The prediction has a mean pLDDT of 84. The part of an RNA shown here (small-subunit ribosomal RNA, 3' major domain) has 477 nucleotides and comes from a metagenome. It matches the Rfam family "Bacterial small subunit ribosomal RNA". Its family is annotated with ribosome and structural constituent of ribosome in the Gene Ontology.
[in-house]
Context: one part of a larger RNA
RNA sequence: UGACGGGGGCCCGCACAAGCGGUGGAGCAUGUGGUUCAAUUCGACGCAACGCGAAGAACCUUACCUGGGCUCGAAGCGCAGUGGACCGGGGUAGAAAUAUCCCUUUUCCGCAAGGACCGCUGCGGAGGUGCUGCAUGGCUGUCGUCAGCUCGUGUCGUGAGAUGUUGGGUUAAGUCCCGCAACGAGCGCAACCCUUAUCCCUAGUUGCCAGCGGGUCAAGCCGGGCACUCUAGUGAAACCGCCCCGGAUAACGGGGAGGAAGGUGGGGAUGACGUCAAGUCCUCAUGGCCUUUAUGUCCAGGGCUACACACGUGCUACAAUGGUCGGUACAAACCGUCGCAAACCUGCGAAGGGGAGCUAAUCGGAAAAAGCCGACCUCAGUUCGGAUUGGAGUCUGCAACUCGACUCCAUGAAGCUGGAAUCGCUAGUAAUCGCAGAUCAGCACGCUGCGGUGAAUACGUUCCCGGGCCUUGUACA
Numbered sequence: 001u002g003a004c005g006g007g008g009g010c011c012c013g014c015a016c017a018a019g020c021g022g023u024g025g026a027g028c029a030u031g032u033g034g035u036u037c038a039a040u041u042c043g044a045c046g047c048a049a050c051g052c053g054a055a056g057a058a059c060c061u062u063a064c065c066u067g068g069g070c071u072c073g074a075a076g077c078g079c080a081g082u083g084g085a086c087c088g089g090g091g092u093a094g095a096a097a098u099a100u101c102c103c104u105u106u107u108c109c110g111c112a113a114g115g116a117c118c119g120c121u122g123c124g125g126a127g128g129u130g131c132u133g134c135a136u137g138g139c140u141g142u143c144g145u146c147a148g149c150u151c152g153u154g155u156c157g158u159g160a161g162a163u164g165u166u167g168g169g170u171u172a173a174g175u176c177c178c179g180c181a182a183c184g185a186g187c188g189c190a191a192c193c194c195u196u197a198u199c200c201c202u203a204g205u206u207g208c209c210a211g212c213g214g215g216u217c218a219a220g221c222c223g224g225g226c227a228c229u230c231u232a233g234u235g236a237a238a239c240c241g242c243c244c245c246g247g248a249u250a251a252c253g254g255g256g257a258g259g260a261a262g263g264u265g266g267g268g269a270u271g272a273c274g275u276c277a278a279g280u281c282c283u284c285a286u287g288g289c290c291u292u293u294a295u296g297u298c299c300a301g302g303g304c305u306a307c308a309c310a311c312g313u314g315c316u317a318c319a320a321u322g323g324u325c326g327g328u329a330c331a332a333a334c335c336g337u338c339g340c341a342a343a344c345c346u347g348c349g350a351a352g353g354g355g356a357g358c359u360a361a362u363c364g365g366a367a368a369a370a371g372c373c374g375a376c377c378u379c380a381g382u383u384c385g386g387a388u389u390g391g392a393g394u395c396u397g398c399a400a401c402u403c404g405a406c407u408c409c410a411u412g413a414a415g416c417u418g419g420a421a422u423c424g425c426u427a428g429u430a431a432u433c434g435c436a437g438a439u440c441a442g443c444a445c446g447c448u449g450c451g452g453u454g455a456a457u458a459c460g461u462u463c464c465c466g467g468g469c470c471u472u473g474u475a476c477a
Stems, first nucleotide, its partner, number of pairs: 001477002003474003007471007015461002019425005026316008034307002042053002064302007077124008088103006107116003127291002130289003136285002138280003141276001143274001148187006154163003167178003193268004198236002201233004207226003212223003239262001242256005318418001322377007334365003339358002344353003384415001389410007431453007
């Protein structure tokens, strides 16, 4: 100087407390451990591994296993030799890869040499998701969006080093004020950026419809208009600016007015010096090592989907604030030409037929759901719950046996609120309800977004956890 303390002081955080809803019990989904297996490919392991890499394993993917093949090799480059057009179609063997045969074509530039294109042979060289993340780059997680981490000059100290950065206040903040052997500066904080909340202006179609006219069963449907909504661009607006009080007359704090918004308005992007030899050699790049008729590569089938069990994360429930049926209302964001697909017809349905319109503020996906109105159910393992199983189908796709999703009929399991323990959340939040997208032929209870309805509680900082500053002790570095 740090680090540590079941030392002290001050302060903060859904850290506790106050509340609301869960997990832990059930069934299922998914990941992991374990076990099994020819293989169940690999990585990730407290927080910070475990719906993680994987934004989607039937083949492919695929790295694993079994079997069948190849060895200049599955792809690219250069050189030499050799043959021929290339392309296209068909047969035989085979699981395919592949091997072999047949048909068609036998080319173009050039006088020639030679060149173009394709195949074969040889050489230089390829290849490796093989090992080492403890050799590395790059990227990422975490402490933590915590308020810290440093430097120049000066001063002090023999020196390590100190000072500045400590102190008195204050702040979300090393934020600012005052003081001070310090004076300044840098990386962080804040601001500048995006979005959302209000308004003016500009613009007015594909959007809108107040007034005028036409028109309809109805409808911005038509003329017309751009006022309004909206869209998307430029601006304005918030600064403790104004008033009162407190404070050192400061920084700042409390209250009030005005205002769409008030004290960082809400949200996002943004992550200092560093820590964990944290993660990744299987994104990529790369040193070293290993491999080279195999640890490379092609193909078929299987596996990654196994199942006495254990754990994590979720979904659905256990019902009446509910279930079923009928009627009816209101979103936002997003996607669509390899596509989205309306009307209409068929089917109980998944879906099929059909194909208008749309390169989309124009057309379509699209029904929002919870909600509201009415009817039934009356506390029961039930008209709760839907697992499991049998049967029949639909769709995608060469192909749904291992191993897809969905539909219909039948079946109707566990489950009556979950022990010890444990998690999230402070406001348009929790809870609850649906919608969309990426991946994607097909496959979503996961993920990423979007809106609808919409709470309770916070006395307080003694305690648990994590963190910041000062100080103290230390046999630690």